[in-house]
Context: one part of a larger RNA
């Protein structure tokens, strides 16, 4: 000097991002226990007191007298509590070796798909899962208990239906075409007509599904406006105008895990409070199963605040042990 313990006068979170960390409770029994709740809990809430040994009696579980000690769960093992919010219902799961969560899951709710040789998947097939199941079944695919709810838009994409019209492959095809050519013509030469077949192209026209079109269908994928004016103080606009749109954001909740200006503004906490809580709405850029909103109970989850409690800290001291380092 480090490292692990133990102790500490007054103060008690002034340390610090941040009570990390360490103190505090702490075990039986009794009393007692609030808000709020889904009536289960919440709860070992909280907040008290008691506890040893020795004799007697006793219904065997205590009661009554005594007796020591700073101290009787005498040691060791053994909940700090509480109040407010956000988040996720909940017990679980999970980045073997920096993440344990608000992330996954979940029971519950939705919606598509499948009628059985089922859809779905795995193989090239055979086959096999699925299932020795049968729609109260099975796969997908969102959503996340529960409670009150889930409003508008089907123009875009997609899914589903529909088939009248357009467009349309392979394919078929009348027709015309190219080339060779029997065979004719020809100063038998060059060349020129050109039958059959075989061959090159083109092709009116016939032609399915899809698109195109018609319709559904947002717990599909997705979207959910501007400008101007108006009330007898001023503001502000229940109103009214005018342009666009498929429809213009409803309940509900809002400086939010979402707010940029921003440390909004106001109200509480505090001597002081970019954090925190309750309001306000001016939502740069919340919003309804990508779910919205409340919410008992849970959490090694985040935030703030309080008592208690303390070497965290004012400020550091001293002890024990065991490295290191110095001397010999």
């Nucleotide at each position: 000097c480090c490292g692990u313990g133990g102790a500490g006068a007054a103060g008690g979170a002034a340390c610090u991002a941040g009570g990390c960390a360490a103190a505090u409770u702490a075990a039986c029994g009794c009393u007692g226990u609030a808000a709020c709740u889904u009536c289960g809990g919440g709860a070992u809430a909280a907040a008290g007191c008691g506890u040893a040994c020795c004799a007697u009696c006793c219904u065997c579980g205590g009661a009554u007298g005594g007796u020591c000690u700073c101290a009787g769960u005498a040691a060791a093992a053994u909940g700090g509590u509480u109040c407010a919010a956000c988040c996720a219902a909940c017990u679980g799961u999970u980045u073997a070796g920096c993440a344990a969560a608000a992330a996954c899951a979940c029971a519950g709710g939705g919606c598509c798909c499948u009628g059985c040789a089922a859809a779905a998947u795995c193989g090239a097939a055979a086959g096999a899962u699925g299932a020795c199941g049968u729609a109260u079944a099975g796969a997908g695919c969102c959503u996340g208990a529960u409670a009150c709810c889930u409003g508008c838009c089907c123009g875009g994409u997609g899914c589903u239906g529909g088939a009248a019209g357009g467009u349309u492959a392979a394919g078929g095809a009348a027709g015309c075409u190219u080339g060779u050519c029997c065979g004719g013509a020809g100063u038998c030469a060059a060349u020129c007509c050109a039958a059959a077949g075989c061959u090159u192209g083109c092709g009116a026209c016939c032609g399915a599904a899809g698109c195109c079109c018609c319709a559904g269908u947002a717990a599909a994928c997705g979207g959910c406006g501007g400008c101007c004016g108006u009330a007898a103080c001023u503001a502000u606009a229940a109103c009214g105008g005018u342009c666009c749109u498929a429809a213009g954001g409803u309940a509900g909740c809002g400086a939010a895990a979402u707010u940029c200006c921003u440390u909004g503004u106001c109200g509480g906490g505090u001597a002081a409070g970019u954090u925190c809580c309750g309001a306000c709405c001016u939502g740069c850029a919340c919003g309804a199963a990508u779910g919205g909103u409340c919410u008992a109970a849970u959490g090694a989850g985040u935030u703030g605040a309080a008592c208690a409690c303390u070497g965290u800290c004012u400020c550091c001291u001293c002890c024990a042990c065991g490295a290191g380092c110095c001397c010999g």
Large-subunit ribosomal RNA, domain IV from a Bacteroidota bacterium, 328 nucleotides, folded computationally.
It matches the Rfam family "Bacterial large subunit ribosomal RNA".
It was read from a public genome assembly.
The coordinates come from a structure-prediction model, not an experiment, and the mean pLDDT is 87.